[in-house]
RNA sequence: GGGCUCGUAGUUAAGUGGCAAAACGAUGCAUUCGCAUUGCAUAGGCGAGGGUUCGAUUCCCUCCGAGUCCACCA
Numbered sequence: 001g002g003g004c005u006c007g008u009a010g011u012u013a014a015g016u017g018g019c020a021a022a023a024c025g026a027u028g029c030a031u032u033c034g035c036a037u038u039g040c041a042u043a044g045g046c047g048a049g050g051g052u053u054c055g056a057u058u059c060c061c062u063c064c065g066a067g068u069c070c071a072c073c074a
Base pairs, nucleotide, nucleotide: 001070002069003068004067005066006065007064010024011023012022018054026042027041028040029039030038047063048062049061050060051059
């Protein structure tokens, strides 16, 4: 330098054009003498910019970052 895969919540991770789900974790409440467990509730997210579209996490382009393979130089 080139090819491929990937980037979604604190962590793991589904969804792939039409309200972004789940588990663990966090916080609050209930339960308890207290803790733990359990139940309920709440907060928290689509890497950045641009394009296509009535509508983009999803499709296209550029950039940034991660992984992997190949090539080149020394």